[in-house]
Overview:
The RNA shown here (SAM riboswitch aptamer (S box leader)) has 90 nucleotides and comes from Prauserella flavalba. The model forms 97% of the base pairs in the Rfam consensus. The coordinates come from a structure-prediction model, not an experiment, and the mean pLDDT is 87.
RNA sequence: CAUCCAUCCCGAGCGACUGAGAGACCUGGCUCGCCGAAGUCGCAGCAACCGCCCACCGCGGGCAGGUGCUAACGCCAGGAGCGAUGGAGG
Numbered sequence: 001c002a003u004c005c006a007u008c009c010c011g012a013g014c015g016a017c018u019g020a021g022a023g024a025c026c027u028g029g030c031u032c033g034c035c036g037a038a039g040u041c042g043c044a045g046c047a048a049c050c051g052c053c054c055a056c057c058g059c060g061g062g063c064a065g066g067u068g069c070u071a072a073c074g075c076c077a078g079g080a081g082c083g084a085u086g087g088a089g090g
Stems, first nucleotide, its partner, number of pairs: 001090001003088006013043005021032003025079005044070003049066002051063004074082001
């Protein structure tokens, strides 16, 4: 980077730096943002895809190492068949 499979109406914040936009892309809305958003870092938390342990006819249970995530139904609708996360092999 592309492919395949699974999930995306549940859940989870405080600081520091920074300084005007942000909510993946386009359009139309709507919402958040100098009472400091988005981004980066630290710590914390949420969750349980991979991993590990226990159990197993079946049903499951635990840990939290690898990721991931921590406004609103992927914010809503339409479009593209798009986007994000995990795993597998390439």